[in-house]
RNA sequence: GGGCCCGUGGGGUAGCUUGGUAUCCUUGGAGCUUCGGGAGUUCUUGACCCCGGUUCAAAUCCGGGCGGGCCCA
Numbered sequence: 001g002g003g004c005c006c007g008u009g010g011g012g013u014a015g016c017u018u019g020g021u022a023u024c025c026u027u028g029g030a031g032c033u034u035c036g037g038g039a040g041u042u043c044u045u046g047a048c049c050c051c052g053g054u055u056c057a058a059a060u061c062c063g064g065g066c067g068g069g070c071c072c073a
Base pairs, nucleotide, nucleotide: 001072002071003070004069005068006067007066010026011025012024020056028044029043030042031041032040049065050064051063052062053061
């Protein structure tokens, strides 16, 4: 220098191919239950790496960056 893959709540993860309410687990907060704890259960908080483009609408498609990994030279 070239090619490929990845980036989503505090942590992990689905959704991307086929654009339309962002899923689940865990953590945190609250309630019920208990003498208390644990376990169980209900509710709740919280995220699409950045910029631009296309579109009525972008996590998703396109372009350019940034970061990480692998391969070639």